[in-house]
RNA sequence: GCCCCCGUAGUUGAAUGGACACAAUAUUGCGCUUCGAACGCAAAGAUGAGGGUUCGAUUCCUUCCGGGGGCACCA
Numbered sequence: 001g002c003c004c005c006c007g008u009a010g011u012u013g014a015a016u017g018g019a020c021a022c023a024a025u026a027u028u029g030c031g032c033u034u035c036g037a038a039c040g041c042a043a044a045g046a047u048g049a050g051g052g053u054u055c056g057a058u059u060c061c062u063u064c065c066g067g068g069g070g071c072a073c074c075a
Base pairs, nucleotide, nucleotide: 001071002070003069004068005067006066007065010025011024012023013022018055027043028042029041030040031039048064049063050062051061052060
């Protein structure tokens, strides 16, 4: 330099054009308990950034940013 893949709550995953973006775990509050753990209930929390297509985008197109892999170069 060229090609391919990935980027979603703090973390790990789901959702591949249409609901309020779903869950596990973590966090916080309450209950329970002598206290704590476990358990139950509740709360808050996310689509990497810009542009485009569409009535509608996490999903499709494009540029950029970040990560991973392959090839080439390394005189």
Molecule: transfer RNA
Organism: Candidatus Staskawiczbacteria bacterium RIFOXYB1_FULL_37_44